[in-house]
Molecule: transfer RNA
Organism: Marsupiomonas sp. NIES 1824
RNA sequence: GUGAUCAUAGCUUAGUGGUGAAAGCGCUGGAUUGUGGAUCCGGAGACAAGGGUUCAAUUCUCUUUGGUCGCC
Repeated sequence: GUGAUCAUAGCUUAGUGGUGAAAGCGCUGGAUUGUGGAUCCGGAGACAAGGGUUCAAUUCUCUUUGGUCGCC
């Protein structure tokens, strides 16, 4: 230089057009416990950035940014 692929919560992953974005671990409030752990009931927290298509975009598409892999 070129091609492919990926980007969703602090971490690991679902969600592939349809109107409340989900779970596990973690964090946090409470209950329980002599303390801690475990258990139970709650809570906060995310679609890499910017355009386009569409009645509607996390999803399709273009560009950029970053990661991984291949070729040269």